[in-house]
RNA sequence: UUAGGAAAAUAGCAAACCUAUCGAAAGGUAGAGACGCAAAGCCACCGGCCUGUUGAGUUAAACUCUAUGGUAGCGGGGUUACCCAG
Repeated sequence: UUAGGAAAAUAGCAAACCUAUCGAAAGGUAGAGACGCAAAGCCACCGGCCUGUUGAGUUAAACUCUAUGGUAGCGGGGUUACCCAG
């Protein structure tokens, strides 16, 4: 340095729920709160999943399809990083 994650230690992040707020929604942001996480740090490149403003179809209404939206705590990948046995 690369790979790895046993035992510790120093730290870290923060699910659900609640409150406020942004958003058409999924979901985001902040506070409170901890389910968990060795990258649960960061990135939407690939796949999956979610939503469906918009557009298209159908229609009495419903409904179906649609990502340019989202999800990094669904995987893969890229990139940075604490400690340290074998």
Model confidence (mean pLDDT): 89 of 100. The RNA shown here (c-di-GMP-I riboswitch aptamer) has 86 nucleotides and comes from a Gammaproteobacteria bacterium. The source organism's lineage runs through Bacteria, Pseudomonadati, Pseudomonadota and Gammaproteobacteria. The sequence was found by an Rfam model in a public genome assembly. Its Rfam family is "c-di-GMP-I riboswitch aptamer". Its family is annotated with cyclic-di-GMP binding in the Gene Ontology.